[in-house]
Context: one part of a larger RNA
């Protein structure tokens, strides 16, 4: 260390529960709101916070009911109250009701800021509160009213026309007052726009769908609705439901889409207007008439006549409005005639009777009465016993029920408690139906006549939508456009269009039910979940958190009956923790019901320290141990089988188990995984074929030539309701439809028969019957349709705190250089040019800090950092950088452009929705057992890793006797072979004709003649073929008979699954007769196949595993051991460890065979001996004598001997050989065929190419015997399936089914079929189990073929089971699944800048880290200070504390918890504009809105009045002293102007001035600060000098008033006249002229200085007093000097010079004058008075802000000493801060 039990731990699953949620169903309700909603934000209690309730009357306040004893809410606990005088409480009414919000005075960053008028309150008055009123649109009424155009004229005129006066009438617009809107809101509904993914396997017409989504608008419902409708017998408004029918149709005639006509039902309800005629009012016209008034003519005398005005009268006519009338199609109505009526009456004139209708439409109000609603109140009947902590459980024995729903109560309660069944109640307020009061109404019929009946309409033409109908033959509806009727003798439809017939009557309008939803109340109810479930939410949840936003978004339940929550004692600093007590239990103790696993322990028990891999299994030695089971005994029941019980026994059981024999995990996915292909750390929970219409087949039921209803009513039972009524179950109806019963044709049509046809021919469909409802199952199709999963696409939205760019407004840039251009001044030129010196001080200039980038390299890379740090480096007066404010928005912005940026996202942002897009793709897919069992192939396929048909399977039903094999007999073929002198071709040799080459005939030519290199075609020998065949099989295939009875065929039907294959074997093509190659064809396996054998080793060999056996027989293969079986047997071969890898070649290796030499006339091989002469042939050669070369190679002795086979010599010589003899002595050579062997033979970690050991056989051949050897086969037992048959039981019968006996089977992957089993819920039954102990959990040797079941014991403390049926959210290992736990890497990495610490004291349980000293050490243009922005208490410490947080400790702390802190007329806002933004009118736009005038809002700018010291634990320009100022009021004095209509004043808009503005560059005043001296105080010597030119330390003071310098500016002020411009006006401003002062001045701006502020204050030092042990610290008091220079930010001042890019606006300020007010008011000094509101802590280059962190990042300005030095560089220091929390 394993593995087993014991017991704890952590953890929280199971189990049981339920406050919560989910669906339904009935009912009510279907709105709220300017009388301020819906929602929210502050507050409000004796009380911190929070929720709930209320609202400054604030967990309440007042009345009317109801109700009766506590009670002040959740929510203790104290405290102090209320209540029989009736409180809390419930109900009804009614008051209060801050602040935001439509939000409505104005504004605004929602819950906030300013207001005006009047009315009050308080002050003298400024002012300050209280209360109401003012938004804005629209419509009425009133009240005012232009401009413009009209009429009438005047005047001027250039004759266009201009300019006035004047009637009339009305608009716009204005002001008053009244009414409405607006705003919220689930789904339902109507209308305006309207998408895409998607289907079509692609896509465009189409489909997704007018869906989704935006927008208006309305209700309690909404829409539609009373026929210019259908229809073809006729119906008779609309709507909703069944049917018609997935029909007819439509349709890239694809994919889809899809009606009506009629039928059944539900509910019913109709009617008003427009004209026509009448009448009224007002108004215009015309006429007549009447009376005035002007003019003109006439006449002149009065009159008269015409014209024009206005006025009245009357007629007509016409137009607007009102009444009556009148509303339709077999036409209706007016009008005109006629005729009739309940009663009176001459009369429908009126009355009276009488009838009808009504509050929703047809006219409109309203009251009684009642049901009910909104609090309530009565309400029956038990006790005992045992058992227990505790009864309601048990037993007993009893009662009530119009009550036995339901909850509670210490376990299960009719009879305890609510309560239920019944039965009763309202002051108040609501009130439906009906009734009644009450309100309205009420002639008809006939003829005539020919006025009415809806017009920019109908219809046409183009082009659109919509209609089920995509332009089609497209009717009917609704729109744009442009044309455009008709008038009842009319018009419109009946799917082009016409014609006949029908049938309605448009062009105006209202109408309930029945039909749709449910955010809301109230009652029921579930075969709906029960804390990973069900709402996202059982709990203080749309919270906590995340994002800027839109928007996203959670986790979290259980003590016990009862808190009786653990007093007291002990260890400990605490936390804990051990006794005591409760209590039925505390392993119920608060982290709390029960308490799995995973993962950590301890104990015991066995094993392990020479061992080697899927970790198991199978046998085993041996320690340990005993019981659901065997065995025995005993008694007891029981006829018997048997049953329980007690006791005992044995290993046969259990734990471990060394050691052996066998053995590459799971899924998936593939032709094939132990794979080094793909998933999964583990463990619990959770997780995937489901529902719904439609439709095939089976199965099952019912009734059958029929069979069934559907929506929908009826009955009844139960449940609700007053009640009408309504639901659910069962029951009847409803015959509308459907399906079948008849076909057959295209069709009319006929009809058991039809069509085709001349046909009676002959063919094809048919006919000689089963079917239809309903229920299971299974399949399809349509739906998300078995679960997850994209990358996109569309819509609406929400983002410019990051970034880009552009607008307004502010800022910043140390120091040094270089020295354009112009001047100057000299030179020089005729004059310029030119030059030379100074001057100046430009520049997208140089160096280089701040400050902005970011070359290169290194580190960083699970970082200090989701981009940085260190060092180098680029730019730094510019196209420079930066704060603040603001605009430009997703096919869009923006971009010096890189496809960059648009919040860490960009080749199209994010957020929600469409949406469960869609995925021919991946991955996943959850108990058991039986029977059978593929494919990887063909044709088509935008197909090829998908599919559709076929093939193959599997179930079912019929029918057949066949099917495969196998015999027999009979075809056709043209493969294999063969063959070509049998074609077509091909090829090889020879012959050599014809021809070609070529000699010759003195050169050519024809021609002859010769040569023979080659050489068609024939010939001769020899060959060859896939695409040759004069020939040709084996197989195969076909027909036929015969045999064959299973897992057959064959037909019809359900369901599939397969379309990626593969090895090896043959035949082939390709390739290279290469591939573990690829493509076919046949055939076996694998696949989907296990054993056995090739050592291992899908595909090779043998062989198909239902289960069991310590049993037999073989197969392939073995048989010397590893390791079963022969060291069997004959007969050979190998000598190479061949065997136990290999080739071409190559070799006297060995064996066997064939030939053919030589040989007893003596071979072969050894040995002896000879090997001679001509001649050194010859020639060459210096030399060549066999033997360098060349030529010839004779002749002779002889047994033989080459003019020489080799060594050799300069050349000879010499040795040799051939050849011969002799001696030996019997075999000896060559070729050539085989068997086995040898060389040929080098690889990458040892042997290692037998499996190993080892082997001479235990290696090869050949035979033979025996024997091992598998899951083959037998042989015994058992299961199961078929088939067969015996017997039984059921049943009319088909059949079912039970024991049996035979015989065949029983590998299996996709896959078909069959039978189970477990889980959860429901319905019945067992009057079932249970606190004497349920579920669940731990263990466990029992049972069953399997999923499983039970029984015991422990635990647990309230439910649960078992049969029989139903219903499913129904079984998990896997989805890089979710979701919580726990390991593991691991006590590892790391602990955040390497500015760095030590010491002593202290505190305290504890100190490296806290405080306090000291000594060191680091910043110091910062790592000090102020401050803005942004955080929001983090600010003090008086106090307390350490669980967490704090990378480590901590006693500390930016933690935790209490108390405390933030004072302003004068700092900031409050005022005023800037880009912008909002925007009354107004313009534009399908809605939504968009843009904008006036206006307003809106800093970054502008405007504006206070210093100095001192003070607190924290605040200061705010508090205190002191000393100013600003504004405003009032009163005193002073003092200027005015007072009766206006020149005081003041108000309100306006004009004008001012406010007012750029960048570089020099100079020069000059303060803060710094330095130097000077002057004060105070020290002065260890060891020579130092009273001095030594040390130290200090030398400081403000706004304010006053003065107005240094400088700027300065062709000006001042008056009078003129005046056409400043929208009216002007005394102002502008312009024009005169005159006077004034010329380097007045004036005006304007720093410093100086005075006073100040005899103050501070001030080095020195005293007292208190603490400490001292240093020292606190408190208090006296106080010296307090001057000079130098260099100088800040300023003066954008003043002053240059230069081009020419550099906000507006209001306080002044000056003027119109208008209104208007009698008083202005300045001046002094006094008293007012000055409100919000901000103010604290950090603020950072621990407190963005940057998830106490982060090496990031952040605007302002101050910034000293010594180096140009410097703000660099070092050191100062203040002052730190030393970076192991």
């Nucleotide at each position: 260390g394993g593995u087993g039990u014991a017991u704890g731990g952590u953890g929280g699953a199971u189990g049981c529960c339920u406050u919560g949620g989910c669906g339904c169903c009935a009912g009510a309700a279907g709105u709220c709101u300017a009388u301020g909603a819906a929602g929210g934000a502050c507050g409000u209690g004796a009380u911190a916070a929070g929720c709930u309730g209320c609202g400054a009357u604030a967990a309440g306040c007042c009345u009317c009911g109801g109700g009766g004893a506590g009670g002040a809410g959740c929510a203790a606990a104290u405290a102090u109250c209320c209540a029989u005088u009736g409180a809390u409480c419930c109900g009804g009414g009614g008051a209060u009701u801050u602040c935001c919000g439509a939000a409505u005075c104005g504004g605004g960053a929602a819950a906030c800021c300013g207001a005006u008028a009047c009315g009050g309150g308080c002050g003298c008055a400024a002012g300050c509160c209280c209360g109401u009123a003012u938004a804005u649109u629209u419509c009425a009424a009133c009240g005012g009213g232009a401009a413009g155009g009209g009429g009438u004229u005047g005047c001027c005129u250039u004759c266009g026309g201009g300019u006035g006066a004047u009637c009339a009438g009305g608009u716009a617009c204005c002001g008053u007052u009244g009414a409405a809107a607006a705003g919220a809101c689930a789904a339902c509904c109507c209308a305006g726009g309207g998408a895409a993914g998607c289907g079509a396997a692609a896509c465009a017409u189409c489909u997704u769908a007018g869906u989704a989504c935006c927008u208006g608008g309305a209700g309690g419902a909404g829409a539609a609705g009373a026929a210019a409708u259908c229809a073809a017998a006729g119906a008779g408004a609309u709507u909703c439901c069944c049917c018609u029918a997935g029909u007819a149709g439509u349709g890239g005639c694809g994919a889809g889409c899809g009606a009506a006509c009629g039928g059944g039902g539900a509910a019913a309800a109709g009617c008003c207007u427009a004209a026509a005629c009448c009448g009224g009012c007002u108004c215009a016209c015309g006429c007549a008439c009447u009376g005035u008034g002007u003019c003109c003519a006439u006449a002149c005398g009065g009159g008269u006549g015409g014209a024009c005005a206005g006025a009245g009268u009357g007629c007509g006519u016409g137009a607007a409005c009102c009444g009556g009338g009148g509303u339709u199609g077999u036409a209706g109505g007016g009008c005109c005639c006629g005729c009739c009526c309940g009663g009176u009456g001459c009369a429908g004139a009126a009355c009276c009777g009488g009838g009808g209708a009504g509050u929703u439409a047809c006219c409109a109000a309203c009251c009684a009465u009642c049901a009910g609603c909104u609090a309530g109140c009565c309400g029956a009947a038990c006790u005992g016993u045992c058992u227990g902590g505790a009864a309601a459980g048990u037993c007993a024995g009893a009662c009530c029920a119009c009550a036995g729903c339901g909850g509670g109560u210490g376990a299960c309660a009719g009879u305890c408690c609510c309560g239920u069944a019944g039965g009763c109640a309202a002051a108040a307020g609501c009130g439906a139906a009906a009734u009644g009061g009450c309100u309205c109404u009420c002639g008809g019929c006939g003829g005539g006549u020919u006025c009415c009946u809806g017009a920019g309409u109908a219809c046409c033409a183009c082009u659109g939508g919509g209609c089920a109908c995509g332009u089609g033959c497209a009717a009917u509806c609704c729109g744009g456009u442009g044309g455009g009727a008709a008038u009842c003798u009319g018009g419109g439809g009946a799917g082009a269009c016409c014609a006949c017939u029908c049938u309605c009557c448009a062009a105006g309008g209202c109408u309930a039910a029945a039909u749709a939803c449910u955010c809301u109340c109230u009652g029921g109810c579930g075969a709906c979940c029960g804390a990973u479930a069900g709402u996202g939410a059982a709990c203080c949840a749309g919270u906590a958190c995340c994002g800027c936003g839109a928007g996203g978004g959670a986790a979290a339940g259980g003590c016990g009956a009862a808190a009786a929550g653990a007093a007291c004692c002990c260890c400990g600093g605490g936390a804990g923790g051990g006794g005591a007590g409760u209590g039925a239990a505390a392993u119920a103790g608060a982290a709390c019901c029960u308490g799995a696993a995973a993962c950590c322990g301890u104990a015991c028990a066995u094993c392990u320290a020479c061992a080697a891999g899927c970790u198991g299994u199978c046998g085993a030695a041996g320690c340990g141990c005993u019981a659901u089971g065997u065995c025995g005994c005993a008694a007891c029941c029981g006829c018997a089988a048997g049953g329980g019980u007690g006791c005992g026994a044995a290993a046969c059981g259990c734990g471990c188990g060394a050691c052996g024999g066998c053995g590459u995990g799971c899924c998936u996915g593939u032709u094939g995984a132990a794979g080094a292909a793909u998933g999964a750390u583990c463990c619990a929970g959770c997780g995937a074929g489901u529902u719904a219409a439609u439709g095939g087949u089976c199965c099952g039921a019912g009734c059958g030539a029929g069979g069934u209803u559907a929506a929908g009513g009826g009955g009844u039972a139960u449940g609700u309701g007053c009640a009408a009524g309504c639901a659910u179950g069962c029951u009847c109806c409803g015959g509308a439809g459907c399906c079948g019963a008849a076909g057959u044709g295209a069709a009319a049509g006929c009809g058991a028969g039809c069509c085709c046809g001349a046909a009676u021919a002959g063919g094809g469909c048919g006919a000689u019957u089963a079917g239809u409802u309903c229920g299971a199952a299974u399949c399809a199709u349509u739906a998300g349709a078995c679960c997850c999963g994209a990358a996109g696409c569309c819509a609406a939205g929400u983002g410019a705190u990051c970034u880009a760019a552009c607008c307004c407004c502010g800022g910043u840039c140390a120091g040094g250089g270089u020295g354009a251009a112009g001047g100057u001044a000299g030179a020089g030129u005729a004059a310029c040019a030119u030059c030379u010196a100074c001057u100046g001080g430009a520049g997208g200039c140089c160096c280089g800090a701040a400050g902005u980038g970011u070359u290169a390299a290194a580190c960083g890379u699970u970082g200090a950092a989701a981009a940085g740090u260190u060092u180098c480096u680029a730019c730094a007066u510019g196209a420079a950088c930066u704060a603040g404010g603001g605009u430009u928005a997703g096919g869009g912005g923006u971009g010096a452009a890189a496809g960059g940026c648009c919040a860490a996202u960009c080749g199209a942002a994010c957020u929600u929705g469409g949406u469960g897009a869609u995925a021919g793709c991946u991955g996943g897919u959850u108990c058991u057992c039986c029977c059978c069992g593929a494919a990887a192939u063909a044709g088509c396929u935008u197909u090829a890793g998908g599919g559709c048909u076929a093939g193959c399977g599997u179930c079912g039903u019929a029918a057949u006797u066949u099917a495969a094999a196998c015999c027999g007999c009979g075809g056709g073929g043209g493969u294999a072979g063969a063959g070509c002198a049998a074609c077509u071709g091909a090829a090889u040799g020879a012959u050599g004709u014809a021809g070609g080459c070529u000699g010759a005939g003195c050169g050519a030519c024809c021609c002859u003649c010769g040569g023979u290199c080659c050489g068609a075609a024939g010939u001769c020998a020899a060959u060859c073929a896939a695409a040759c065949u004069c020939c040709g099989a084996a197989u195969a295939c076909c027909g036929c008979g015969g045999c064959g009875a299973a897992c057959a065929u064959u037909a019809c039907g359900g369901c599939a699954g397969u379309c990626a294959g593969u090895u090896c074997g043959u035949g082939a093509g390709g390739g290279a007769u290469a591939a573990g190659c690829u493509u076919c064809a046949c055939g076996u396996g694998c696949g989907a196949g296990a054993g056995g054998g090739a050592a291992a080793c899908a595909a090779c060999c043998c062989g198909g595993a239902u289960c069991g056996c310590c049993a037999a027989u073989u197969u392939a293969g073995g048989c010397c051991c590893c390791a079963a079986a022969g060291u069997g047997u004959a007969c050979g071969c190998u000598a190479a460890g061949u065997g136990g890898a290999a080739a071409a070649g190559g070799a006297u290796g060995u064996g066997g065979g064939u030939u053919u030499g030589c040989a007893u006339a003596a071979a072969c091989a050894g040995c002896u001996a000879g090997g001679a002469g001509g001649u050194u042939g010859g020639c060459u050669u210096a030399g060549a004598a066999g033997c360098a070369g060349c030529c010839a190679c004779c002749c002779u002795u002889u047994a033989a001997a080459g003019a020489g086979u080799g060594c050799g010599u300069a050349a000879c010589a010499g040795c040799u050989c051939a050849c011969u003899a002799g001696u030996c002595u019997a075999g000896u050579g060559g070729a050539c065929c085989u068997g086995c062997g040898c060389c040929g033979a080098a690889a990458a970690u040892u042997a290692c190419a037998c499996g190993g050991g080892g082997c001479u056989a235990a290696g090869c051949g050949u035979a033979c015997c025996g024997c091992c050897g598998a899951a083959a086969u037998u042989g015994c037992g058992a299961a199961u399936u078929c088939c067969a048959u015996g017997c039984g039981a059921c049943g009319c019968g088909a059949g079912u089914u039970g024991c049996g006996u035979g015989g065949a089977g029983u590998g299996g992957u996709a896959g078909g079929g069959g039978a189970g089993c477990g889980u959860u819920c429901c319905u019945g039954g067992c009057a079932g189990c249970u606190g004497c102990g349920a579920a669940g959990g731990c263990a466990u040797a029992c049972c069953g073929u399997a999923a499983g079941g039970a029984g015991u014991g422990c635990u647990g403390g309230a439910g649960c089971g078992c049969c029989a049926g139903g219903a499913a959210g129904u079984g998990a290992g896997g989805a890089u699944g979710c979701u919580g736990g726990a390991a593991u890497a691991a006590g590892u990495a790391g602990c955040g800048a390497u500015a760095a610490a030590c010491a002593a004291g202290g505190u305290g349980a504890g100190a490296a880290u806290c405080c306090u000293u000291g000594u060191c050490a680091c910043c110091g243009a910062a790592a000090a200070c102020c401050u803005a922005a942004g955080g929001u208490u983090u600010c003090c410490u008086u106090g307390a504390g350490c669980a967490a947080c704090g990378u480590u400790c901590g006693u500390c702390g930016g933690c935790u918890c209490a108390g405390g802190g933030u004072c302003a007329g004068u700092c900031g806002g409050u005022c005023c504009u800037a880009a912008g933004c909002u925007g009354a009118g107004g313009c534009c736009g399908a809605a939504a809105g968009g843009c904008g005038u006036a206006a307003g809002c809106g800093a970054u700018g502008g405007g504006c009045a206070u210093c100095c010291g001192g003070u607190u634990a924290a605040u200061a320009u705010u508090c205190c002293g002191g000393a100013a100022c600003u504004a405003u009021g009032a009163u005193a004095g002073a003092u200027g102007c005015g007072u009766c209509a206006u020149a005081a004043c003041u108000c309100a808009a306006g004009a004008g001035g001012g406010g007012a503005c750029g960048c570089a560059g020099a100079a020069g005043g000059g303060u803060a600060a710094g330095c130097c001296g000077u002057c004060c105080g105070g020290g002065u010597a260890a060891u020579g000098g130092u009273u001095g030119u030594c040390c130290c330390g200090g030398u400081c003071u403000a706004a304010a008033u006053g003065c107005g310098u240094a400088g700027g500016c300065g062709u000006g002020g001042g008056u009078c006249g003129g005046c056409a411009g400043g929208u009216a006006a002007a005394u102002c401003c502008a312009c024009c002229g005169g005159c006077c002062c004034g010329u380097u001045a007045a004036g005006u701006c304007g720093a410093a200085a100086c005075a006073u502020g100040a005899a103050u204050g501070c001030g080095a030092g020195c005293g007292c007093g208190g603490a400490g042990a001292a240093a020292u610290c606190c408190g208090u008091g006296c106080g010296a000097a307090g001057c000079g220079g130098c260099c100088c930010a800040a300023u003066c001042a954008c003043g002053c010079u240059g230069c081009c890019a020419a550099g906000a606006a507006a209001a306080g300020c002044c000056u003027c004058g119109u208008g209104g007010g208007g009698a008083g008011u202005u300045u001046c000094c002094a006094u008293c008075g007012u000055a409100a509101c919000c901000g103010u802590a604290c950090c603020g280059c950072a621990a407190a802000c963005c940057g998830a962190c106490a982060c090496a990042g990031g952040u605007a300005g302002g101050u910034g000493g000293g010594c180096u030095g140009a410097a703000a560089a660099u070092g050191c220091c100062a203040a002052g801060g730190u030393g970076c929390g192991c």
A computed fold for a 1782-nucleotide part of an RNA from an Elusimicrobiales bacterium, annotated as large-subunit ribosomal RNA, half A. NCBI's taxonomy places the organism under Bacteria, Pseudomonadati, Elusimicrobiota, Elusimicrobia, Elusimicrobiales.